[in-house]
RNA sequence: GUGAGGCGCACCUAGGGUUCCGCCCUCGCCGCUCGCGAGGGGCUGGUCCGAGAGGUGCAGGCGGCCUCGGCCGUUCCACGGCGGGACAAAAACCCGGGAGAC
Numbered sequence: 001g002u003g004a005g006g007c008g009c010a011c012c013u014a015g016g017g018u019u020c021c022g023c024c025c026u027c028g029c030c031g032c033u034c035g036c037g038a039g040g041g042g043c044u045g046g047u048c049c050g051a052g053a054g055g056u057g058c059a060g061g062c063g064g065c066c067u068c069g070g071c072c073g074u075u076c077c078a079c080g081g082c083g084g085g086a087c088a089a090a091a092a093c094c095c096g097g098g099a100g101a102c
Base pairs, nucleotide, nucleotide: 008058009057010056011055012054015049016048020046021045022043023041024040025039026038027037028036029035060075061074062073063072064071065070066069077097079100083095084094085093
């Protein structure tokens, strides 16, 4: 300096916010609760987003076996911004196994 199937998909988790539901606060309607309406708060939560460097499974790759369609084995490692982007919004999402570092 170059290359790499270290791919892909699904479910889930760490994490994330606030469209919708729920909850809380304020105000108005009859004076309170309830109810309805308006505004505000991410707030334990449900829906939602969600990992290259988290989990599980499927598919795929490689090797072996056989009744030719399957079975068995294997599939390692992985420090990391700033900034930008999407949806309502944010993020460990995407740019990105990128820049950089080793």
Molecule: Guanidine-I riboswitch aptamer
Organism: Sphaerisporangium perillae